[in-house]
């Protein structure tokens, strides 16, 4: 210099916001567990069983205390006699080695003796404590070993280890006589400035007291060793070290633990300690502690510190650092300077081992190791070379502390497993739309480096101090060789960074949260490629973080969880104005402290970094002291403005008592008076000829008081209503005498508390749980109606709740206004009634700024601030259970876990839906006409049957629908046969010149066989085409998904909607626009408005069709003109009808009214047509995963001698039935019979087919005209008119049948059509329901047409006759708009509650049982200490000459305490228990329907009571009720 910093995500909902919970991204571990793993470096490793422990080793050391052994060596003595020399062979010499003794040296050491073993090392069991932090204080205290000072160190005396001897005993080890030493033991002497005790003197301290000097008396040490240098002994007095003890302050959870305690609190004395103290004992008091949480329980070794965090904070106490406690378990003391002692020592237990069974021995939480328990944690190593420790004078000797090492990715930290270059891109492998794309410069090649491991070679610092180095032949240097030995783990739906194939088909699986998987899964699993990390990466576990999710920093309580029902008051908090004291708090400033690491800056050492070192900062803390007085505390003294009091007034359903009234019901009597009364939706039960009801008259009796009466009034609150009278409480207004902060709040506490409900006793009109009966009902333990007990009312006592709500605690101050209304003053003006201001207090609206998640609140805050209280912390369990406390009971109060969910919830939003509302519209009802349902038959469907009865369509909007036409074909079915690259496309090879095709023979059921005939081009190679043959790719599929899909189509609906841009509002969803007042077939137009415009639908523009006009005139037409067969046939014309191009007209455009002067509506006139003139076409955003994979087209996915082709045959036509569509009929408005008139549209060559003729007929022959305004089909029919039937199952109907026939077709049996005779069935107008249509409409009539060989009663078209009704919108059904309610949003066919049935969890009780804990009483009483004795023992001392005595002191014994152990009754807490109670979970179970829309009886709350359940009734509150009406009040014109 510097030493500093905060991020959000998913998940509730259709959609918002807004609470609030759960997840996840981070960062950490003494870790485990999967899978994988090259190197160093540094650190770290039983979190479980403080279970048990073999083996080894973890504390000794001193011979310079000390007697003794022992060994060596020297000496000397004595013994001893050996080799060798000699020899006369007798010796003699010679003295070794060997031993003894002694002394001397060296070296060892059992013993004795000293130090030291109290430290080093481990452990967290116990502890919640002065135990630990942090500051003090000891005038109450010790302290070896070291230091500094002052002295001193003399003289003796007695034992006794070892040792010897002896006895015991398996051993441990013990005893018994006997010797001896000391720095060992005991006296004595000497002495202090040491103790001790009196006295006196001053001095010091907060107290107790300390200190100091004088005197005097008593008391009272020591130890020698030496290598002569020392090294030790002993006393005082300092000092330094470690230590004891006190105190302040701080240290976790449970009150479902609330009262504790007998040495307990204190005192006097004694003891006792190194020392204070009830530590301990006698007495004497009777106190201590405790809501500031005591006593019990539970947990837990404190700390420095570690993790986490932006910080406050929360959470941990492994390594390393202090302090504690403790060593198997529980007592105990001994010894010592220090222990109540981890590798001492006694005793008790448990356990383990040892024994000769008579008794011993043991303690790894020391470092290695073993067992064992566990997911789970290491070598029985090396060294005393550094650092430290003990013992020695010292060498030195111990030291498993300690330094190193192995072991483990256990945790950081570093390095590595190669670098360049290298294709428009190889092989694989994946993948595809087949074209390609990806991996991917990645490989290979090609040029290079050599880190690390590996091999060879050198080689340390660390020792300060000569020698010595575990680690270590290591670190590290050098050198050679080779790209060589060296990469995996998670993840890839969203959070959250990375996508495709394939298999699977609610399976197997995955999942942290949302949630993926049912046949296309980026969500399993597998492969490709991707991402993210890397010698690791996941998962698991725990902690902090994100969590403002417990909120001091930093939260909330109207409606989301959350204000106590109400008051009065206690502690306790917290407090008005002045002055002056004080200085507890508070500021400041200086000093000690605040260990060491550690964490942070800074700078250095290791190649770096992890890891280390030095400085510095910090360590927010505590004391100790100068100072300061602003605030807060004390304290004094004033004060009046808070708070009280006084005085004078009015208001009030305030409260208790007593007395009195009048309605009305019931009920007694009597009187009229008769048959019905009540009651309901409608009955019924019930009363009632024994006379009710209904009246009149009198009487009894109980309970509540109409009007007044009012978001008026009073009272804390619950709560209060008829009048009077006593007692009494409070509150207001005015006045300013008195008082002088006397205030606020209130945890406990006490009162007071609707209604239920309880206890005694009375009381009982009327209502009216239970009950009892009628109805309703599928049932109806209910609504609803007859009755009716508890109770409802009195007095006393109890009970203690409520939606006890304004879901808003209490109290005080301030912050715009407006307008009501109750109580008391007051100003002005006025004769008065009153007016018009202003003040207090209460009590209601609107409503600025604030606030609020909105709603909504706003001076009666939910606003801005104080203050004090109570309460909330996801839902569900659960206001349960246990446990306590109240209570007669019911039941209050208090008040959880365990399991379970991923939400549960407030508000608003847009929908959708209501047995909510307003307002519109539709042939929706109504008004009418005609159907259908009832027959017979057509047709389609269901079912059924079948070898098939192909397949779809399924409310409306399938069902004469695909099918505008199934005898074979069609056909997709079902039975046989037959084919296998195909019937049909591309492509290759080979053969041939043909194949079809015609003929012919032959044959089948059928596809065939077989013989004839007969090709084009050519450059002559061959080609084009085709048939066969082959082999593969592929061809085929009406096989499957219509919920993979295009494209088409119904629908709601031709309904008037459905959107967008900008702009405004809202935090947002989304409003607004589009809503409203009017009008409209219309979101159609006016008007108004925060909107302003614009799309997409509506209209308009197109077809048709009604008038009129120009044009054009042949096949159409004929007014006039001619001709004429009399037929517009023919000249001729083109006026007319038509045709078919064109134009014109209608525009509310005139008029009147209405209406707002507007849209616009109603009338009118002119007009062919009037307010859209009729009638098509036209079909918004969208909805039904609506139809259709079988029109077609498609994506996957199946089948491949078949699910494909080809053929015969059946079938699709089936028939006990059942519905839908139609057809024809029941008859006289009709049948039937003659005879005559009137169309409009179409269609006709494989075709319409005139005429003719033939047949009763169908239809045959035969044929004319017409590709057609020319011919034909073609009659049009109802009509009309005559004429006939005469009401009959008919002259009605036409079914079935039966015979004979026609026509198409390759064939009419299955299975068609027609026709002519016969035959004549049901059937007399259709229950319950139902369907169509408002005008050229319904009804009726008949023609065409598509399909088609041929087969409509269907379908699509023509036209002809031609009506009745609509008062209206209450009600069915559908639809728009607005508005409201909602717990629906798969949107009411929603959602949803309870029994009861299963199946699985986790709990509660429960006769019992088994344990584990802490006390407690009593008993027994080890070791030991401590008192007492001590006849027994009794070397030092003392008396005695001795003998002996005495005597300290012992053993014993006693006795107090006093561990375990016994025995006893509670107490707590745990696990199991038959049987029980709910409670939670669990696609598709019972039985009902309580809630949510006025949920079909509004709902809920408290209480009682009944009931298979939900749940029903009473009683009394709430509104968090719809809806409709009034009333009041407000606001805006």
């Nucleotide at each position: 210099u510097u030493a500093u910093u905060g991020a959000g995500a998913g998940u509730u909902u259709g959609a918002u916001c807004c609470u609030g919970g759960c997840u996840c991204a981070g960062g950490a571990u003494g870790a485990a567990c999967g899978c994988u793993g090259g190197c160093g470096g540094c650190g770290u490793g039983c979190c479980u069983a403080a279970c048990a422990c073999a083996u080894g080793c973890a504390a000794g050391u001193c011979g310079a205390a000390c007697g003794g052994g022992g060994u060596a060596u020297a000496u000397a003595a004595g013994c001893g006699g050996a080799a060798g020399u000699u020899u006369a062979c007798g010796g003699a010499u010679g003295g070794a080695a060997g031993g003894u003794u002694a002394u001397a040296u060296a070296c060892u050491u059992a013993g004795u003796g000293g130090c030291g073993g109290a430290c080093g090392g481990g452990u967290g069991a116990g502890u919640a404590a002065c135990g630990c932090g942090u500051g003090g204080g000891c005038a109450a205290c010790c302290u070896g070993c070291c230091c500094c000072g002052u002295g001193c160190c003399g003289g003796g005396g007695g034992a006794u280890a070892c040792c010897g001897c002896c006895u015991g005993g398996a051993a441990a080890c013990a005893g018994g006589c006997g010797c001896u030493a000391a720095u060992a033991c005991c006296g004595c002497a000497u002495a202090a400035g040491c103790g001790c005790a009196u006295a006196c003197a001053g001095c010091c301290g907060c107290a107790u007291g300390g200190g100091u000097g004088u005197a005097u008396g008593c008391g009272g040490a020591a130890a020698g060793c030496u290598c002569c240098g020392g090294c030790g002994g002993c006393a005082c007095g300092g000092g330094a070290u470690g230590g004891g003890c006190c105190c302040g302050c701080g240290c976790c959870c449970g009150a479902u633990u609330a009262g504790c305690c007998a040495g307990u609190u204190g005192g006097c004395g004694g003891g006792g300690u190194a020392a204070c103290g009830g530590c301990c004992c006698a007495c004497c008091a009777a106190a201590g502690c405790g809501a500031c949480g005591a006593u019990c329980g539970g947990u837990a070794g404190c700390c420095g510190g570690c993790c986490u965090g932006a910080g406050a904070g929360g959470g941990c106490g492994g390594a390393c650092g202090g302090c504690c406690a403790c060593a198997u378990u529980g007592g105990g003391a001994c010894u010592g300077a220090g222990a109540c002692a981890c590798g001492g020592c006694c005793c008790a237990a448990a356990c383990u081992c040892c024994u000769a069974c008579g008794g011993g021995a043991g303690g790894c939480a020391g470092c290695a190791g073993u067992g064992g328990g566990g997911a789970a944690u290491a070598u029985u190593g090396c060294a005393c070379a550094a650092u430290g420790g003990g013992g020695g004078a010292a060498a030195c000797c111990c030291u498993g502390a300690u330094g190193c090492a192995g072991c483990a990715a256990c945790g950081c930290c570093g390095c590595g497993u190669g670098g360049g270059u290298g294709a428009a891109g190889g092989a694989g492998c994946g993948u595809u739309u087949c074209g390609g794309c990806g991996c991917g410069u990645a490989a290979a090649g090609c040029c290079c480096u050599g880190u690390c491991a590996g091999c060879g070679g050198g080689g340390a610092a660390g020792a300060a101090g000569a020698a010595a180095g575990a680690c270590g032949g290591u670190a590290c240097c050098c050198g050679a060789c080779c790209a060589a030995g060296a990469a995996g783990c998670c993840c890839c739906g969203g959070c959250u960074a990375a996508c495709u194939a394939c298999g699977u088909g609610c399976c197997a699986g995955c999942a942290g949260c949302c949630g993926c998987g049912g046949u296309a899964a980026u969500a399993c699993g597998u492969a490709g490629g991707g991402g993210g990390c890397g010698a690791g990466c996941g998962u698991u576990a725990u902690c902090c973080g994100g969590a403002a999710u417990u909120a001091c920093u930093g939260g909330g309580u109207g409606u989301a969880a959350a204000g106590g029902g109400a008051g009065c008051g206690u502690a306790g908090a917290c407090g008005g104005c002045g002055a002056g004291g004080u200085a507890a708090g508070c500021c400041u400033g200086a000093a000690g402290u605040g260990g060491a690491a550690g964490c942070c800056c800074g700078c250095g050492g290791c190649c770096c970094a992890a890891c280390c070192g030095c400085g510095g900062a910090a360590c927010u803390g505590c004391u100790u002291u100068g100072g300061g007085a602003a605030c807060u505390g004390u304290u004094u003294u004033g004060c009046u403005g808070g708070a009280g009091u006084a005085u004078g007034g009015g208001a009030g359903g305030g409260g208790u008592a007593a007395g009195c009234g009048g309605a009305a019901u019931u009920c007694c009597u009597g009187g009229u008076g008769u048959a019905g009364c009540g009651g309901u939706g409608a009955a019924a039960u019930g009363c009632g000829u024994a006379g009710a009801u209904a009246u009149c008259a009198g009487g009894a009796g109980g309970a509540a008081c109409a009007c007044c009466g009012g978001u008026g009034g009073c009272g804390a609150a619950g709560g209060c209503g008829g009048c009077u009278u006593a007692c009494u409480g409070g509150a207001c207004c005015a006045u300013a005498a008195c008082u002088g902060a006397c205030g606020u709040u209130g945890a406990g506490g006490c009162u007071c508390g609707a209604a239920a409900g309880c206890g005694u006793g009375g009381g009982g009109a009327g209502c009216g749980a239970a009950c009892a009966g009628g109805a309703u009902u599928a049932g109806a333990u209910a609504c609803c109606c007859u009755g009716g007990u508890a109770g409802u009312c009195c007095a006393c006592g109890c009970c203690g709740u409520a939606a006890a709500c304004g879901a808003u605690g209490a109290u005080u101050a301030c912050c715009a206004g407006g307008u009501g209304u109750c109580g008391g003053g007051u100003g002005u003006c006025g004769a008065a009634g009153g007016a018009c201001g202003g003040c207090c207090g209460g009590u209601g609206c609107c409503g600025c700024a604030g606030c609020g998640a909105a709603c909504g609140c706003a001076g009666u805050a939910a606003g801005u601030a104080a203050u004090c209280c109570a309460c909330c912390u996801g839902g569900g369990g659960a206001g349960u259970a246990c446990g306590u406390u109240c209570g007669c009971a019911a039941g209050a109060a208090u008040g959880a876990a365990a399991c379970u969910c991923a939400a549960a919830g407030g508000a608003a939003u847009u929908g959708a839906c209501g047995g909510g509302g307003a307002c519109c519209c539709g042939c929706a009802c109504a008004a009418g006409c005609g159907g259908u349902g009832g027959a017979g038959c057509a047709u389609g469907u269901g079912g059924u049957u079948u070898a098939a009865u192909u397949c779809g369509a399924a409310g409306c909007a399938a069902c004469g629908c695909g099918a505008a036409g199934a005898a074979c074909c069609u056909u997709a079915c079902c039975c046989g046969g037959c084919c296998u690259u195909g019937a049909c496309a591309u492509c290759c090879c080979c053969u041939g010149g043909a194949c079809a095709g015609c003929a012919u023979a032959u044959g089948u059921a059928a596809u065939g066989u077989a013989u004839g005939u007969u090709u084009c081009c050519u450059u002559c190679g061959g080609g084009a085409c085709c048939a066969g043959g082959g082999a593969g790719a592929c061809a085929g599929g009406u096989g499957g998904u219509g919920c993979a899909u295009g494209g088409u189509u119904g629908u709601c609906g031709u309904c008037a909607g459905c959107u967008c841009g900008u702009g405004u509002c809202g935090u947002g969803a989304g409003a607004u626009g589009u809503u409203g007042g009017g009008u409209c077939a219309a979101g159609u137009c006016c008007c108004g408005c925060a909107a302003c415009g614009a799309g997409c639908g509506c209209a308009a523009c197109c077809c048709c069709u009604g008038c009129c006009c120009c044009c054009a005139g042949u096949a159409g037409c004929c007014a006039g003109c001619a001709u004429u067969u009399a037929a517009g046939a023919u000249g001729g014309g083109c006026a007319c009808u038509c045709u078919g191009g064109g134009g014109g007209g209608a525009c509310u455009g005139c008029c009147g009214g209405g209406g707002a002067u507007a849209a616009c509506c109603c009338g009118g006139a002119g007009g062919a047509a009037g307010g859209c003139g009729g009638g098509g076409a036209u079909g918004a955003c969208g909805u039904c995963a609506a139809a259709u994979c079988a029109u077609c087209a498609u994506g996957c996915c199946c089948c491949u001698u078949a699910u494909g082709g080809c053929c015969g045959g059946g079938g699709c036509u089936a028939c006990a039935c059942a519905c839908g569509u139609g057809c024809u009929a029941c008859a006289a408005u009709g049948g039937c019979g003659u005879a005559a008139a009137c169309a409009g549209a179409g269609g006709g060559a494989g075709g319409c087919g005139a005429g003719a003729c033939a047949g009763c007929g169908a239809u045959g022959u035969u044929a004319a005209g017409c590709g057609a305004a020319c011919c034909c089909c073609a009659a049009a029919a109802a009509u009309a008119a005559c004429g006939u039937c005469c009401c009959a199952g008919u002259u009605c109907g036409g079914a079935u049948u039966g015979c004979a026939g026609c026509c198409u077709g390759c064939a009419a049996c299955u299975c068609g059509g027609c026709u002519g005779c016969a035959u004549g069935a049901a059937g007399c107008u259709g229950g319950a329901a139902u369907c169509g249509c408002u005008a050229g409409u319904a009804a009726u009539c008949g023609c065409g047409g598509a399909u088609c060989a041929g087969a409509a009663u269907g379908c699509c078209g023509c036209g002809g006759u031609g009506a009745a009704u609509a008062c209206g919108u209450u009600c069915c059904c559908g639809g728009g708009u607005c508005u409201u309610g909602u717990a629906c949003a798969c949107a009411c066919c929603g959602c949803c509650c309870g029994u009861c049935a299963c199946a699985c969890c986790a709990u509660g009780g429960g006769a019992g049982u088994c344990g584990g804990g802490a006390a407690c009483g009593c008993c027994c009483g080890a070791a030991g200490c401590c008192g007492g004795u001590g006849a027994c023992c009794g070397a030092a001392c003392c008396c005695g000459a001795a003998a002996g005595g005495g005597g300290a002191g012992g053993a014993g014994c006693c006795g107090u305490c006093g561990a375990a152990g016994g025995c006893g009754g509670g107490c707590c807490u745990g696990g199991u228990g038959a049987c029980u109670g709910g409670g939670g979970u669990g696609a598709a179970g019972u039985c009902g329907u309580a809630a949510c829309a006025a949920g079909g009886u509004a709902g809920c709350c408290g209480u009682a009571u009944c009931g298979g359940a939900a749940g029903g009734u009473g009683c009394g509150g709430c509104u968090g009720g719809a809806u409709c009406a009034c009333c009041u009040c407000c606001u805006u014109u």
Molecule: small-subunit ribosomal RNA
Organism: bacterium 1xD8-48